A computed fold for a 73-nucleotide RNA from Cryptomonas curvata, annotated as transfer RNA. Model confidence (mean pLDDT): 80 of 100. Rfam family: tRNA. It is annotated as a transfer RNA. Rfam's curators write: Transfer RNA (tRNA) molecules are approximately 80 nucleotides in length. RNAcentral holds the sequence, with entries from ENA. Taxonomically the source falls in Cryptomonas (Eukaryota, Cryptophyceae, Cryptomonadales, Cryptomonadaceae).
RNA sequence: GAUCAUGUAGCCUAAUGGAUAAGGCGUUAGACUUCGAAUCUAAAGAUUGCGGGUUCGACUCCCGUCAUGAUCU
Numbered sequence: 001g002a003u004c005a006u007g008u009a010g011c012c013u014a015a016u017g018g019a020u021a022a023g024g025c026g027u028u029a030g031a032c033u034u035c036g037a038a039u040c041u042a043a044a045g046a047u048u049g050c051g052g053g054u055u056c057g058a059c060u061c062c063c064g065u066c067a068u069g070a071u072c073u
Stems, first nucleotide, its partner, number of pairs: 001072007010025004018056001027043005049065005
């Protein structure tokens, strides 16, 4: 330098172009308990890496760019 893959909440993982972006772990609060753990209930937490474009509508398609990884030169 070239090609390919991946990027979604603190962590892990979903989501056929139809939308309030879903679930688990974790966190916080409450219930329970003598106190904890476990269990139950509830809540908060995501500009879907970033910037554009296509479309009535984009996590999804296209272009650029960034980061990480792999292969080639």